The part of an RNA shown here (large-subunit ribosomal RNA, domain II) has 722 nucleotides and comes from a Pseudomonadota bacterium. The organism belongs to Pseudomonadota, within Bacteria.
[in-house]
Context: one part of a larger RNA
RNA sequence: GCCGGUGAGUUGCACUGCGUGGCGAGCUUAAGGGAGAGAAUCCCGGAGGCGGAGGGAAACCGAGUCUGAACAGGGCGCCGCUCCCGGAGGGGAGGGCGCACCAUCCGGUGUGCCAGUCGCGCGGUGCAGACCCGAAACCGGGUGAGCUACCCAUGGCCAGGGUGAAGCGCGGUUAGUCCCGCGUGGAGGCCCGAACCCACUGGUGUUGCAAUACCAGGGGAUGAGCUGUGGGUAGGGGUGAAAUGCCAAUCGAACCCGGAGAUAGCUGGUUCUCCCCGAAAUGCAUUGAGGUGCAGCCCCGGCGGAGCCGCCCGGAGGUAGAGCACUGGAUGGGCUAGGGCGGGAGGACCCGUACCGACCCCAACCAAACUCCGAAUGCCGGGUGGGUGCUCGUCGGGAGUGAGACGGUGGGGGAUAAGCUCCAUCGUCGAGAGGGAAACAACCCAGACCGCCAGCUAAGGUCCCGGAAUGAUGGCUAAGUGGGAAAGGAAGUGGCACCGCUAAGACAGCCAGGAGGUUGGCUCAGAAGCAGCCAUCCUUGAAAGAGUGCGUAAUAGCUCACUGGUCGAGCGAUGCUGCGCCGAAGAUUCAACGGGGCUCAAGCCAUCUACCGAAGCUGCGGGUCCGGUGGCCUCGGUCGCCGGACGGUAGGGGAGCGUUCCGCGGUAGGUUGAAGGCAGACCGGGAGGACUGCUGGACGACGCGGAAGUGCGAAUGCCGGC
Numbered sequence: 001g002c003c004g005g006u007g008a009g010u011u012g013c014a015c016u017g018c019g020u021g022g023c024g025a026g027c028u029u030a031a032g033g034g035a036g037a038g039a040a041u042c043c044c045g046g047a048g049g050c051g052g053a054g055g056g057a058a059a060c061c062g063a064g065u066c067u068g069a070a071c072a073g074g075g076c077g078c079c080g081c082u083c084c085c086g087g088a089g090g091g092g093a094g095g096g097c098g099c100a101c102c103a104u105c106c107g108g109u110g111u112g113c114c115a116g117u118c119g120c121g122c123g124g125u126g127c128a129g130a131c132c133c134g135a136a137a138c139c140g141g142g143u144g145a146g147c148u149a150c151c152c153a154u155g156g157c158c159a160g161g162g163u164g165a166a167g168c169g170c171g172g173u174u175a176g177u178c179c180c181g182c183g184u185g186g187a188g189g190c191c192c193g194a195a196c197c198c199a200c201u202g203g204u205g206u207u208g209c210a211a212u213a214c215c216a217g218g219g220g221a222u223g224a225g226c227u228g229u230g231g232g233u234a235g236g237g238g239u240g241a242a243a244u245g246c247c248a249a250u251c252g253a254a255c256c257c258g259g260a261g262a263u264a265g266c267u268g269g270u271u272c273u274c275c276c277c278g279a280a281a282u283g284c285a286u287u288g289a290g291g292u293g294c295a296g297c298c299c300c301g302g303c304g305g306a307g308c309c310g311c312c313c314g315g316a317g318g319u320a321g322a323g324c325a326c327u328g329g330a331u332g333g334g335c336u337a338g339g340g341c342g343g344g345a346g347g348a349c350c351c352g353u354a355c356c357g358a359c360c361c362c363a364a365c366c367a368a369a370c371u372c373c374g375a376a377u378g379c380c381g382g383g384u385g386g387g388u389g390c391u392c393g394u395c396g397g398g399a400g401u402g403a404g405a406c407g408g409u410g411g412g413g414g415a416u417a418a419g420c421u422c423c424a425u426c427g428u429c430g431a432g433a434g435g436g437a438a439a440c441a442a443c444c445c446a447g448a449c450c451g452c453c454a455g456c457u458a459a460g461g462u463c464c465c466g467g468a469a470u471g472a473u474g475g476c477u478a479a480g481u482g483g484g485a486a487a488g489g490a491a492g493u494g495g496c497a498c499c500g501c502u503a504a505g506a507c508a509g510c511c512a513g514g515a516g517g518u519u520g521g522c523u524c525a526g527a528a529g530c531a532g533c534c535a536u537c538c539u540u541g542a543a544a545g546a547g548u549g550c551g552u553a554a555u556a557g558c559u560c561a562c563u564g565g566u567c568g569a570g571c572g573a574u575g576c577u578g579c580g581c582c583g584a585a586g587a588u589u590c591a592a593c594g595g596g597g598c599u600c601a602a603g604c605c606a607u608c609u610a611c612c613g614a615a616g617c618u619g620c621g622g623g624u625c626c627g628g629u630g631g632c633c634u635c636g637g638u639c640g641c642c643g644g645a646c647g648g649u650a651g652g653g654g655a656g657c658g659u660u661c662c663g664c665g666g667u668a669g670g671u672u673g674a675a676g677g678c679a680g681a682c683c684g685g686g687a688g689g690a691c692u693g694c695u696g697g698a699c700g701a702c703g704c705g706g707a708a709g710u711g712c713g714a715a716u717g718c719c720g721g722c
Stems, first nucleotide, its partner, number of pairs: 001722006011128013026050003032044004054061002064076004081094005096113007131269002134266001138259006149233009158223001160192003163188001167184006196220003200217005235251001237247003244253001272656006282295005296401002298398007307388003310384006321373001322371002327367003331363004338356002340353005404429010434445003449622004454618003460612003463596003469609001471608006482598001488582002492579006499572003509566005515539003520534003545560001549558002623646011657711001659708006669699001676695005682689002
């Protein structure tokens, strides 16, 4: 890892609701007892329980009662049918009451109107282990110091070599000590180094030789040394040259058994089928935030009869926008109070001021917490002759959800960042398959009951990959723009508008002129058109600036404006707009059309026709459910007709299949072959069920009921096999 087996909502009691059954103003027994072979079954047992009356804290009163001074008000209660027929469901008559509708004067129609209790089954809840497995831990009683830590007692061990302390002796020396030398001596947590002890480094090993080893080195090796044996200290503890170390391969509190199925708001798992409906990821609260309570949203049942959309009418309201009347902000101008500065020697006075400047005026603005105004939507109520057709309300039972995500729109936070975050509103995913977007939960189209080798469409597409137009008409684009991007830039190119010049010759080019006063004045070393300042005239003339640029030290020189000639038809300026261009640098060749490839397009714009294209729609056949309606029939079912519905997670509801055992039943069947096994093209909507053959070798159905150790793929499940 696979296969097989095994593996999880059970049981008791209580409460509650639904279904069903008994009896019914009643229902029911408990313990216990009797009969009986019997814990089967039948009988006794009414003690007790629930119901039949409520109100009050109670005394107590009672169809009322409590509060209260009250015969007031209010709270909680009470009443809400009778008769006839029929075995019953039920039917009929009259009356009362409630509700709805019609009518509104009477009234009419429909509908409803006393119940409990005891079993059984099912849903749910509580108490119990309470669906199953799972802690880390806590507590109790014990077992451990044959490992290891420390201690006590008693033993053992340390090759060899080196160094040479004290002391002592002798000699020297001294007055004497001291001191010096030689010898002797053999000290030391001394030195080197085996045994022994340790474990610093590297390597090997790392399913090992080994749950700590091996190899090569390393440290201690007369000491706080190593070691044998016996003994001691025990878990809220011991021991510790102290690391939270060690206390039997375990130690921030050993191990074993028990409390014990501890608890687990946590994780995982939870086993057959089909049918119907179908959520939530929100609000409030929470020692609350991944939990829970209530509400919201889902399912089922009862009762009621509304609901939604459109249209009409009437409302509430201060958003978008707008505005500046308020509150604030803010710009320029005017006017002026006030202030600053200067002057009059000084001054309270006067004058000046190109400074600041409230109020006021003019003009133009800004605001979530400004509003003189003020929508569209949305919301509420009423009406309705339109549309829809169970969508609505309420009561009861069962839930799940309370991490949401993205997209559009309106906003807050952030940086007018985020696949960011927080609200609102709608959509989708969640729980939604199908088609498109190359691929791609959330985007576009569209909601899958089943079948079909039929048709039409949506989004999106129609040259090839690859289903369908190399379709039509008119334009645009030359960048492969299309097929990524901004500010900004540009005689790209199309369209529109407008203003000038032009056969009295424009525009461009070419030829020629471009002068004189004058080197204008000032300044300056110089300033002559051309550093700078001021002025910018006059003359000649076809025209020519007191000079457009280059240039010089300053002149000079070149050039322009302006004019003539040549040439001979358009030229120039501006605005708006379509499509393109530059701006444009990334990490594994192309890698920013899915690819090939595409240029009057296979790109873009406009118009048109056709076609393709989905699980959409249609056609044909079939299934289930719901509503309406009809026939048959034993409360209920069955067979039709018409219409509608049938995606689905959590979850609710309904109907079934199968397994084991029990009753009918020692049944039918079975050695002429049971159960079980293997195989097969059969039947059923499914779980499943037959039949046949082979195997097997002794059991054992169907049907109708009953009871459950009742269905496995997952739990790093458990056991086994390979």